[in-house]
RNA sequence: AGUUGCAACAUCCCCGUGGGUUGGGUGAUGGCUCGGGAGAGCCGGCACAGCGAAUCCACUGCAACU
Numbered sequence: 001a002g003u004u005g006c007a008a009c010a011u012c013c014c015c016g017u018g019g020g021u022u023g024g025g026u027g028a029u030g031g032c033u034c035g036g037g038a039g040a041g042c043c044g045g046c047a048c049a050g051c052g053a054a055u056c057c058a059c060u061g062c063a064a065c066u
Base pairs, nucleotide, nucleotide: 001066002065003064004063005062006061007060013052014050016059017058018057019056020055021054022053023051025048026047027046029044030043031042032041033040034039
């Protein structure tokens, strides 16, 4: 350096770091539809985060092999 398998390190366990994609959550918000109203439903973009969901790229570290 490469390949393979991993996350020991963590104030119970799980969780290495950074950045994407898909999907979800929360918050506020725009539009449309229904409704006498209260309100309900659908669609969209925005913001937030240990999102205990999946996945991709790069990197750190551990073990084995070359």

Model confidence (mean pLDDT): 82 of 100. A computed fold for a 66-nucleotide RNA, annotated as nadA riboswitch. Its Rfam family is "nadA riboswitch". By type it is a small RNA. The RNAcentral record of the sequence draws on Rfam, Ribocentre and ZWD.